A computed fold for a 72-nucleotide RNA from a Methylacidiphilales bacterium, annotated as transfer RNA.
Taxonomically the source falls in Methylacidiphilales (Bacteria, Pseudomonadati, Verrucomicrobiota, Methylacidiphilae).
Rfam family: tRNA. About the family: Transfer RNA (tRNA) molecules are approximately 80 nucleotides in length.
RNA sequence: GCACCCUUAGCUUAGUGGUAGAGCGCUCGCUUCACACGCGAGAGGUCAGUGGUUCGAACCCACUAGGGUGCA
Numbered sequence: 001g002c003a004c005c006c007u008u009a010g011c012u013u014a015g016u017g018g019u020a021g022a023g024c025g026c027u028c029g030c031u032u033c034a035c036a037c038g039c040g041a042g043a044g045g046u047c048a049g050u051g052g053u054u055c056g057a058a059c060c061c062a063c064u065a066g067g068g069u070g071c072a
Base pairs, nucleotide, nucleotide: 001071002070003069004068005067006066007065010024011023012022013021018055026042027041028040029039030038048064049063050062051061052060
């Protein structure tokens, strides 16, 4: 320098055009003398950024940024 892959909650990740989910973690409640386990509820995401396509974009396209792999 060229090609390809990845970027979604604090962490690990699902979701391939129609209102963003899960596990762990966190908070509260129940339980306990207390803690843990268990059970129930809740908070937490402008889906890496900008622009475009579309009635509608996490999803499709372009560029940018970060990370990774291969080739030279």